[in-house]
The RNA shown here (transfer RNA) has 77 nucleotides and comes from a Candidatus Saccharimonadota bacterium. Rfam family: tRNA. It is annotated as a transfer RNA. The coordinates come from a structure-prediction model, not an experiment, and the mean pLDDT is 82. The same sequence occurs in records of 4 taxa.
RNA sequence: AGGGGUGUAGCUCAUCUGGCUAGAGCGUCGGUCUCCAAAACCGAAGGUAGGGGGUUCAAGUCCCUCCACCCCUGCCA
Repeated sequence: AGGGGUGUAGCUCAUCUGGCUAGAGCGUCGGUCUCCAAAACCGAAGGUAGGGGGUUCAAGUCCCUCCACCCCUGCCA
């Protein structure tokens, strides 16, 4: 320098061809139970989807750009 991939909750990941209120597990908090705790069960909080812009009636999903990380190829030393 060229090409490809990933970025969604604290963590790991879903979200089939754009569609109505973005989910799950773990974790956290509260409750039940217990002498206490763990386990189990019940419940809750937590995200405007890496940043910005565009298309559209409608964008996590399509397009452009930038950023971070990973992989492949090449160049110089």
RNAcentral holds the sequence, with entries from ENA.